[in-house]
Context: one part of a larger RNA
RNA sequence: UGACGGGGACCCGCACAAGCGGUGGAGCGUGUUGUUUAAUUCGAUGGUAAGCGAAGAACCUUACCCAGGCUUGAAAUCCUGCGAAAGCUUCCGAAAGGAAUCUGUGCCCUCGGGAACGCAGUGACAGGUGUUGCAUGGCCGUCGUCAGCUCGUGUCGUGAGAUGUUGGGUUAAGUCCCGCAACGAGCGCAACCCUUAUGUUCAGUUGUAUUUUUCUGAACAGACUGCCCUGGUAACAGGGAGGAAGGAGGGGAUGAUGUCAGGUCAGUAUUACCCUUACGUCUGGGGCUACAAACACGCUACAAUGGCCGGUACAAAGGGCAGCCAAGUCGCGAGACGGAGCAAAUCCCAUCAAAACCGGUCUCAGUUCGGAUAGCAGGCUGAAACUCGCCUGCUUGAAGCUGGAAUCGCUAGUAAUGGUAGGUCAGCACACUACCGUGAAUACGUUCCCGGGUCU
Numbered sequence: 001u002g003a004c005g006g007g008g009a010c011c012c013g014c015a016c017a018a019g020c021g022g023u024g025g026a027g028c029g030u031g032u033u034g035u036u037u038a039a040u041u042c043g044a045u046g047g048u049a050a051g052c053g054a055a056g057a058a059c060c061u062u063a064c065c066c067a068g069g070c071u072u073g074a075a076a077u078c079c080u081g082c083g084a085a086a087g088c089u090u091c092c093g094a095a096a097g098g099a100a101u102c103u104g105u106g107c108c109c110u111c112g113g114g115a116a117c118g119c120a121g122u123g124a125c126a127g128g129u130g131u132u133g134c135a136u137g138g139c140c141g142u143c144g145u146c147a148g149c150u151c152g153u154g155u156c157g158u159g160a161g162a163u164g165u166u167g168g169g170u171u172a173a174g175u176c177c178c179g180c181a182a183c184g185a186g187c188g189c190a191a192c193c194c195u196u197a198u199g200u201u202c203a204g205u206u207g208u209a210u211u212u213u214u215c216u217g218a219a220c221a222g223a224c225u226g227c228c229c230u231g232g233u234a235a236c237a238g239g240g241a242g243g244a245a246g247g248a249g250g251g252g253a254u255g256a257u258g259u260c261a262g263g264u265c266a267g268u269a270u271u272a273c274c275c276u277u278a279c280g281u282c283u284g285g286g287g288c289u290a291c292a293a294a295c296a297c298g299c300u301a302c303a304a305u306g307g308c309c310g311g312u313a314c315a316a317a318g319g320g321c322a323g324c325c326a327a328g329u330c331g332c333g334a335g336a337c338g339g340a341g342c343a344a345a346u347c348c349c350a351u352c353a354a355a356a357c358c359g360g361u362c363u364c365a366g367u368u369c370g371g372a373u374a375g376c377a378g379g380c381u382g383a384a385a386c387u388c389g390c391c392u393g394c395u396u397g398a399a400g401c402u403g404g405a406a407u408c409g410c411u412a413g414u415a416a417u418g419g420u421a422g423g424u425c426a427g428c429a430c431a432c433u434a435c436c437g438u439g440a441a442u443a444c445g446u447u448c449c450c451g452g453g454u455c456u
Stems, first nucleotide, its partner, number of pairs: 007456007015446002019410005026300008034291002042053002064286007073125001077124002079121005086103002089100004107114002127275002130273002136269001138264003141260001143258001148187006154163003167178003193252004198221007224246001227240005302403001306362006318349003323342002328337003369400001374395007416438007
């Protein structure tokens, strides 16, 4: 000077408390450990790993295992020789690969040859998802959107250093005010950026029957403690008016100096080391999907604020040409046939929704709850659904009657709950990222638990 204290003072945060809903019990899905395996590729491991890398493992991916092949190599540059390129056929083979036969002659040209491409050879070299994230760059997580971290000059101290940055107030804030051996400044804070809530003006196609309105797009306005009252030296705090909005209006992007030898050599780059007829590379099949057990995150439920049946409303935001796919017809259905429209405010996904609302039924039961598991029959994608995809119909109907100790999220259009879309993608979503509908309860307070800040 820091750090730490079951030392002190002050302050903050869904940190506790007050509430609401969960997890922990059941079944299933996904990830992880463990075990097994020829292989179950690798990494991530308290918070800060575990629906994580992976925005999607049947082949491919793929890095793993088994088997069969290649060796200047699958792809790159240079050299030499031959042939333009290229194409058909036959044999062995699971393919990769190997062997053989035939057809064919282009462009430039100084007639030597050259360009592009193929085959063969030679070595320089390639190649490595091999090791080291404790050799590194870059990027990221975390403390933490916490309010801090520093510098110049001056002053003090032998010096390390201190001061400034402390003190009294105030703020979300080292925000601002006052004071002060300090005076200034920088990185952070705030503001500038995007979005949303209101209005005005302009422009409107494909939107609106039509002026207005709604909607779409752009520009501008508007909020500044500006006005009033109270307190205060001030900063500021409490209340009020007007206003769509009030004291940072809501949300986002934005992450200081540093910490954890945090994570990543498997995204790429890269030091050093290692392999070089193999730790490189190609192909077929298998595996990553195993299953005693344990953990993490989810989905579905245990029902009457409900299940089932019928009727009937109201969205937002997206995507679409190797695509979205209408009408119509067939099928109980998944779906099939069909072919109109649309590179899309026009057409389609998609009547654009479901909870909601109205009526009926069930009457508390392992049930008309719940849907696991299993059998049969089908559909779709795709060379190919056995290992190992998704969906439909009929049958089957398991556990489960609200969950121990413990533990998580959330302060308002939030929690809870209902559906919709997108990316990945041939196919596959209970995950992820967005969107709208319905829409609460509670906060006395800071003693305590956890984390953080300032002074001592």
Predicted 3D model of a 456-nucleotide part of an RNA (small-subunit ribosomal RNA, 3' major domain) from an uncultured bacterium. The prediction has a mean pLDDT of 85. RNAcentral holds the full RNA, with entries from SILVA. It matches the Rfam family "Bacterial small subunit ribosomal RNA". Rfam links the family to the GO terms ribosome and structural constituent of ribosome.